[in-house]
């Protein structure tokens, strides 16, 4: 002097996929709840991981010692990929992300 960014608030925007079937609560009936099954979707959270980096390592070169290292093993290692644990699957809500305004962090120049 105060820039990329982080995070919070407020606010606009925002995909997919079943108003499934059946039993049972419910005085009945729409609705709501609870159970079982089948059928999906990924963009709330989680789970997995490539290259690459580290750490161990024998062939193998070299060969006095050394030193270097293909497979191999072990670690970290992102996503809207993946799994669908978890959520969802008429409106509604609720949603990754991203506009705009605030603040608060931080401190490049």
């Nucleotide at each position: 002097a105060g820039a990329u960014a982080u995070u919070u608030c407020u606010u606009g925007u925002g995909a997919g996929a079943g108003c499934g079937u059946u039993u049972c609560u419910g005085a009945a009936a729409u609705a709501g709840g609870a159970a079982a099954c089948c059928g999906c979707c990924g963009a709330a959270g989680a789970u997995g991981c490539a290259a690459a980096c580290c750490a161990g390592g024998u062939a193998a070169c070299g060969g006095u010692c050394a030193a270097u290292u293909a497979a191999c093993u072990g670690g970290u290692g992102a996503a809207a990929c993946u799994u669908u644990c978890a959520g969802g699957c008429a409106a509604a809500a609720g949603g990754a992300g991203u506009g705009a305004g605030a603040a608060a962090u931080g401190g490049a120049c």
Predicted 3D model of a 109-nucleotide RNA (Glycine riboswitch aptamer) from a Lachnospiraceae bacterium. The RNAcentral record of the sequence draws on Rfam and Ribocentre. Taxonomically the source falls in Lachnospiraceae (Bacteria, Bacillati, Bacillota, Lachnospirales).